[in-house]
Record summary:
A computed fold for a 76-nucleotide RNA from a bacterium, annotated as transfer RNA.
Formats: sequence, C1' cells, structure tokens
RNA sequence: GGGCGAGUAGCUCAGCUGGGAGAGCGCCUCCCUCGCACGGAGGAGGUCGAGAGUUCGAAUCUCUUCUCGUCCACCA
Repeated sequence: GGGCGAGUAGCUCAGCUGGGAGAGCGCCUCCCUCGCACGGAGGAGGUCGAGAGUUCGAAUCUCUUCUCGUCCACCA
C1' cells in the first nucleotide's frame, strides 16, 4: 500500500427483504427479609465510530474518513 471482517446502552451482543432502537448482565427505586443474598415489580441510560449523499423515511443502501483485528504485497 491492497483485500476482508468488526465498530449499536457501562460490558457482551442481536437487529443483514429500508419504516417499533432492543436482549442478557450491570446500575437506580420499591416489595420481600431482623438485615444481606435470592426472588418479584418498575425505572434510568444510546448523536447506531465520524462526515456527506440517495430516499417520504437510513443502524441498514452509496461515497469519504477514523480505530481495531486478520490476510497478502513491498522492504532498495
């Protein structure tokens, strides 16, 4: 330098035929208990890596770009 993959909640990830942004764990409140844990009920939390484009509508399609992983090439 080139190919491919990944980037979504604090963490691990789903969402891949373009239309509801979600799960588990964690966090907060309440119930339960003498108290804790377990269990039950509820809740908060996200510019979907960044920018632009297409579209009535983009996490999803296109372009550019950043980071990480991997393979290949170059190394006079």
Rfam family: tRNA. Rfam classes the family as a transfer RNA.
The prediction has a mean pLDDT of 82.
RNAcentral records the identical sequence in 2 taxa.